[in-house]
Context: one part of a larger RNA
RNA sequence: CUGGGCGUAAAGGGUGCGUAGGCGGUUCUUUAAGUAAGGCGUGAAAGCCCUGGGCUUAACCCAGGAAGUGCGUUUUAAACUGGAGAGCUAGAGUGUGAGAGAGGAAAGCGGAAUUCCUAGUGUAGAGGUGAAAUUCGCAGAUAUUAGGAAGAACACCAGAGGCGAAGGCGGCUUUCUGGCUCACAACUGACGCUGAGGCACGAAAGCGUGGGGAGCAAACAGGAUUAGAUACCCUGGUAGUCCACGCCGUAAACGAUGAGUGCUAGACGUUGGGGGGUUUUCCUUCAGUGUCGCAGCUAACGCAUGAAGCACUCCGCCUGAGUAGUACGGUCGCAAGAUUAAAACUU
Repeated sequence: CUGGGCGUAAAGGGUGCGUAGGCGGUUCUUUAAGUAAGGCGUGAAAGCCCUGGGCUUAACCCAGGAAGUGCGUUUUAAACUGGAGAGCUAGAGUGUGAGAGAGGAAAGCGGAAUUCCUAGUGUAGAGGUGAAAUUCGCAGAUAUUAGGAAGAACACCAGAGGCGAAGGCGGCUUUCUGGCUCACAACUGACGCUGAGGCACGAAAGCGUGGGGAGCAAACAGGAUUAGAUACCCUGGUAGUCCACGCCGUAAACGAUGAGUGCUAGACGUUGGGGGGUUUUCCUUCAGUGUCGCAGCUAACGCAUGAAGCACUCCGCCUGAGUAGUACGGUCGCAAGAUUAAAACUU
């Protein structure tokens, strides 16, 4: 390389947009690049293979033939692929009319809770734990009432529910804004799928500058526990968590399952539409989201119309374990580090 694979054994890129490339619906006409058939030329000799011959045989040697699956050229064919032209509407998109939604961004507003401050009532405890202590409190705590301040998060609704490409998104209102679904079948007429590079987005933590800081809380301090306790428990507590802008670019970024299209029993839920009906339960059809289950698949577990089934197209990735996702080099980054990625050696 051929071949075999990627839910859990090694293996799906974190996600999207998209360049090159690869692949591509249906009808007719044409072309003849691919394709197919024939002819001609060439495909050195030796060797291999076949036939015959020469050394007493053989090895060896000689002669002839075949083959050389290739290349070039030429003639022909036109189904398929490609090119050109003309169409079509089932793919794709547009339009019109409806609809659902924590999709995104900005601004404003709200109540509960927490902490703090002020004042009142009130008196000796309060906290905390397995039990305690550190801690707070007669300079009046805890509790309770009233007022005020601040920051962060939004109980119930809430659902195997919804939306988003993924990360993710949850109080209310307004403004701006992306996508999706259904119905109609008016328009365009293959405009499609995938996508190496590339570009964009990308939880948490972390970094830079400037704000903010209620609660929580790495680090740290103290109290316990313990043989010890650099922990688990408790009292405190700083970065951080929050905001703006700029970086970082990683996660068990998981459905551990790439994207697209078609086909292959059903049953029961649920979300959003449409159609019908005898209108409290019903039938049917799309799009989503679940549970079970047939055929089939699978090493098994399990998957099973949202496939891990049957097929096709394109991309990514795997090839024993350790060394190692490491070293070196490159690229990126302020750094932390990220990315690309070996070998010796061992087994």

Small-subunit ribosomal RNA, central domain from an uncultured bacterium, 347 nucleotides, folded computationally. Its mean pLDDT, the model's own confidence on a scale to 100, is 88.